[in-house]
RNA sequence: GGACUCUUGGUCCAGUGGUAGGAUACUGCCUUGACGUGGCAGAGGUCGCGAGUUCGAUUCUCGCAGGGUCCA
Repeated sequence: GGACUCUUGGUCCAGUGGUAGGAUACUGCCUUGACGUGGCAGAGGUCGCGAGUUCGAUUCUCGCAGGGUCCA
């Protein structure tokens, strides 16, 4: 320098056009003599950044940034 791939709550992932879900962690409540386990509820994300297409973009296209693999 080139090709491919990934970037989504604190962490790990799902979601591939109709404004986002799970696990875990966190907070509160219930349960216990107490702790733990278990149950219920809640908060937490403008989906890496910018632009384009579209009635509508996490999703499609382009550029940029960062990570990974391969080639030179």
A computed fold for a 72-nucleotide RNA from an archaeon, annotated as transfer RNA. The same sequence occurs in records of 2 taxa. Rfam family: tRNA. The family's RNA type in Rfam is transfer RNA.